[in-house]
Molecule: transfer RNA
Organism: Thermoplasmata archaeon
Formats: sequence, structure tokens, C1' cells
RNA sequence: GCGCCUGUAGCUCAGUAUGGAUAGAGCGAGGGAUUCCUAAUCCCUAGGUCGCAGGUUCGAAUCCUGCCAGGCGCACCA
Repeated sequence: GCGCCUGUAGCUCAGUAUGGAUAGAGCGAGGGAUUCCUAAUCCCUAGGUCGCAGGUUCGAAUCCUGCCAGGCGCACCA
């Protein structure tokens, strides 16, 4: 340099092919119930610019373009 993959909640991930309106799960966090206390269990709550910008569309996490970050492969290394 070229190609491919990944980027979504604090962490690990689903959702992307076939766009559909309020974006989800588990764990974790806070509060409560239960218990003599703790653990476990149960209930409630908060937490998101869906990597960034632009475009298409009535509508974008999802499609298109550019860029950024990480990973893998190939090439180059006089």
C1' cells in the first nucleotide's frame, strides 16, 4: 500500500442478509422485599450521540460514501 472482519449500556454480546417508528439481553451498579446478619432468591430503577461525518429514504444500528480506531491476511522492505 491492497483486501477482509470488528466498533451497539460500565463489561460480554444479540439485533444488520429482508430499513418500520419507543434499541434489547445477561452480568454489573443503586434502591427495596425476605433473613437475627450475610449469601442466595424475588421486585423496582437508572444507564445508549448504535465509532465520527455526510448521503439516500416518509423512515437508518441496518443501505451508500468518506474518515477514525482495533484485529487478520497479502504485497513491499532497495